[in-house]
Molecule: Bacterial RNase P class A
Organism: Candidatus Hydrothermota bacterium
């Protein structure tokens, strides 16, 4: 100096003329005039979570969903602020070493594997309590070899091959994982077989901290993994959506067929008893309706598809002080910031402002992409600026 990946922030044009649209206020008998406003960080995706509107004047339980460390924030949340474990990086550094400690930056589906159950391919001897393919080591038999030794046509010593026997599981090989590491001892050779020490777990005790969680001292030799695989635990969830829903007008056919309850007592009202409907599924309850003058369920066929309203003042945004590490909360002042319905927010034109090529002059460009009930947030898509962390190739010194 370039260029690559991680994370964070900020921005996404502005002014002004003209002409064209859609709201809102005022004015006008009217025709119109006059002003104020008008598409985003993601308006996407519809994945969460609300507000609101109807099931509805009723709930409880089961299945089923969801979320998973801890303390706070929020109307709520799967979100957001911190912190705490673990893991990657890079820099320092203690340690023989196996481990470790600090400072940064990033990730985090982060409850429980002694409550059951499943599963862990191929490799490979072997994948919950396992196991021998190369080795290793000791004994027994046979070959060779020796420039050894001896009491010399044989022995005995070394080395090497082979094959039985019995012994090992440290060594090396497969493998995502090999059943704890490291040092020593011991052993024929090894091995938590001891022992020191490191990791990790389980128990006792003690300090810190509101907690997850750290630290210290001790004891044990205790030491696979997967729960975004069923499962168990903790918490949390009624259900449908603005094409919710509510007003007015206008039209039509109280149309046709077809299933269908179990009756009983009583003068009667009623009471048992049966039936059927009620915004997911199933069960209890509860409303209401029916029991043959029949509730409701199924099939076809008929009208209506207009207008109004819900429709934009919001858990709203700036700005000041105040509280807290932070998210965020709380007070006071100030602003209104699109409501369209086949759906408007647009073209041209000057100036300045960003990128980008040039030495100026000047040329060029300007991603992703457009509200539809309205917010909180996650996702995904994009153009430029910036910071903080790593990595690579160049130069220089």
């Nucleotide at each position: 100096g370039g260029g690559c990946a991680g994370c964070g922030c900020c921005c996404a044009g502005g002014c002004g003329g003209c002409c064209g649209c859609g709201g809102g206020a005022g004015c006008u008998c009217a025709c119109g005039c006059u002003u104020c406003c008008g598409a985003g960080g993601a308006a996407a995706g519809u994945c969460c979570g609300a507000g609101c509107u109807c099931c509805a004047g009723a709930g409880g339980g089961c299945a089923g969903g969801g979320u998973g460390c801890c303390c706070g924030g929020u109307a709520a949340c799967g979100c957001c602020g911190g912190g705490g474990g673990u893991c990657c990086c890079g820099g320092c550094u203690c340690g023989a070493g196996a481990g470790g400690g600090c400072c940064g930056g990033g990730a985090u589906a982060c409850g429980g594997a002694u409550a059951g159950g499943g599963c862990c391919a191929c490799a490979g001897a072997a994948a919950c309590c396992a196991g021998a393919c190369c080795g290793c080591c000791c004994g027994g038999c046979g070959g060779c070899a020796g420039c050894g030794g001896c009491g010399u046509u044989g022995c005995c010593c070394u080395g090497u091959c082979g094959c039985c026997g019995a012994g090992c599981a440290a060594g090396g090989g497969u493998g995502a994982a090999a059943c704890g590491g490291u040092g020593g001892g011991g052993u024929a050779a090894g091995a938590g077989c001891c022992c020191a020490c490191c990791a990790g777990u389980u128990c006792c005790g003690g300090u810190g901290g509101c907690a997850a969680c750290a630290c210290c001292g001790g004891a044990a030799g205790c030491u696979g993994g997967c729960a975004a695989c069923c499962c168990c635990c903790a918490c949390c969830c009624g259900g449908a959506g603005c094409a919710a829903g509510g007003c007015c007008a206008a039209a039509u056919a109280u149309g046709g067929g077809g299933g269908g309850a179990a009756g009983g007592c009583g003068a009667a009202a009623g009471c048992c008893g049966g039936g059927g409907c009620u915004u997911g599924g199933c069960c209890c309850g509860a409303g209401c309706c029916c029991c043959u003058u029949g509730a409701c369920c199924c099939c076809c066929g008929g009208g209506u598809a207009g207008g109004c309203c819900g429709c934009u003042u919001g858990a709203g945004c700036u700005g000041u002080g105040g509280g807290g590490a932070a998210a965020c909360c709380c007070a006071c002042a100030g602003c209104c910031c699109a409501g369209a319905u086949a759906a408007a927010u647009g073209a041209c034109c000057g100036c300045c402002g960003c990128c980008c090529c040039g030495a100026a002059a000047g040329g060029g460009g300007a991603a992703c992409a457009g509200a539809a009930c309205u917010c909180g947030g996650c996702u995904u898509a994009u153009g430029g600026g910036u910071g903080c962390u790593g990595c690579c190739c160049g130069g220089u010194u």